[in-house]
RNA sequence: UCCCUGUAACGCAGCGGAUAGCGCGUUGGACUUCUAAUCCAAAGGUCGUGGGUUCGAAUCCCACCAGAAAAG
Numbered sequence: 001u002c003c004c005u006g007u008a009a010c011g012c013a014g015c016g017g018a019u020a021g022c023g024c025g026u027u028g029g030a031c032u033u034c035u036a037a038u039c040c041a042a043a044g045g046u047c048g049u050g051g052g053u054u055c056g057a058a059u060c061c062c063a064c065c066a067g068a069a070a071a072g
Stems, first nucleotide, its partner, number of pairs: 001070001004067003010023003017055001026042005048064005
């Protein structure tokens, strides 16, 4: 300098319009002699930060921050 990534504790989805989801994990319950497994439910999100565009932004644009890779 260029490119990519940033969304729940972790790993990731998410046509500009739904109450932002899935898996794993956590918690509670059911089942079981107990544990594991299985089933049900719940909690957990300033969508990296700040602006802009738009009736409406996780999504589009700009700047910045952080991480990773490439070239010099």

This is a predicted structure of a 72-nucleotide RNA (transfer RNA) from Trichonephila clavata. The RNAcentral record of the sequence draws on ENA. Rfam family: tRNA. Its family is annotated with triplet codon-amino acid adaptor activity in the Gene Ontology. The organism belongs to Trichonephila, within Eukaryota. The prediction has a mean pLDDT of 80.